[in-house]
This is a predicted structure of a 92-nucleotide RNA (SAM riboswitch aptamer (S box leader)) from Ammoniphilus resinae. The model forms 97% of the base pairs in the Rfam consensus. Rfam family: SAM riboswitch aptamer (S box leader). From the family's description: The SAM riboswitch is found upstream of a number of genes which code for proteins involved in methionine or cysteine biosynthesis in Gram-positive bacteria. The coordinates come from a structure-prediction model, not an experiment, and the mean pLDDT is 86. The sequence was found by an Rfam model in a public genome assembly.
RNA sequence: UUCUUAUCCAGAGAGGUGGAGGGACUGACCCUGUGAAACCUCGGCAACCAGCAAACCUAAUUUGCCCGGUGCCAAUUUCAGAUAGAUGAGAA
Numbered sequence: 001u002u003c004u005u006a007u008c009c010a011g012a013g014a015g016g017u018g019g020a021g022g023g024a025c026u027g028a029c030c031c032u033g034u035g036a037a038a039c040c041u042c043g044g045c046a047a048c049c050a051g052c053a054a055a056c057c058u059a060a061u062u063u064g065c066c067c068g069g070u071g072c073c074a075a076u077u078u079c080a081g082a083u084a085g086a087u088g089a090g091a092a
Stems, first nucleotide, its partner, number of pairs: 001092008013042005021031003025081004043073003048069002051065005077084001
């Protein structure tokens, strides 16, 4: 990068550096010098994968916990649109 598949109306922010953009794209509508993006630190949410525990004869499955691997922490993926996007897991 491509393919397959699941999910996307719930939830969760402070500080430092920085200095004008950001919300993928198009249109709308918003956020932003009362400080955008990005990076760092600490904190948190969640439960996709892993791990552990319980139920079940086993398995499948379900539930709980969560120290590991990701993800996420304005607004329903902000709203509408499209052969759209994001994230997880698996495969090439």